This is a predicted structure of a 116-nucleotide RNA (SAM riboswitch aptamer (S box leader)) from a Chitinophagales bacterium. Lineage of the source: Bacteria > Pseudomonadati > Bacteroidota > Chitinophagia > Chitinophagales.

[in-house]
RNA sequence: CACUUAUCAAGAAAGGCAGAGGGAUUUGGCCCUGUGAAGCCUUGGCAACCCAAGCAAGUUACUCACUUGUUUGAAGGUGCCAACUCCAUCCUACCACGUGUAGGAAGAGAUAAGUC
Numbered sequence: 001c002a003c004u005u006a007u008c009a010a011g012a013a014a015g016g017c018a019g020a021g022g023g024a025u026u027u028g029g030c031c032c033u034g035u036g037a038a039g040c041c042u043u044g045g046c047a048a049c050c051c052a053a054g055c056a057a058g059u060u061a062c063u064c065a066c067u068u069g070u071u072u073g074a075a076g077g078u079g080c081c082a083a084c085u086c087c088a089u090c091c092u093a094c095c096a097c098g099u100g101u102a103g104g105a106a107g108a109g110a111u112a113a114g115u116c
Base pairs, nucleotide, nucleotide: 002115003114004113005112006111007110008109013043014042015041016040017039021032022031023030027088028087029086044081045080046079049077050076051073052072053071054070055069056068057067058066059065085108089105090104091103092102093101094100
């Protein structure tokens, strides 16, 4: 890099260095930003994918093991700590008709676990 599966409405920031950008990509919008962007470092935190323990059901000839669901935990591996993944497309419903609201789907992307 490619593929598969799951999740993406919640949550969680201070300090130092640095010095003008940033919000994935194109365009547009809307935002953040010298009251200090990106990036790097330190410390802290969030969450619970991997992980640990319990319970229930199932597979198996029993145990073991595995699968599914659920509860609890957080040492370790990742990840994350403005705005829904900031918004945009399509369909449906509603409507005070406003590029409005709600639901669903697709595409792209992010993260995790796995496969080659």
It matches the Rfam family "SAM riboswitch aptamer (S box leader)". Rfam describes the family as follows. The SAM riboswitch is found upstream of a number of genes which code for proteins involved in methionine or cysteine biosynthesis in Gram-positive bacteria.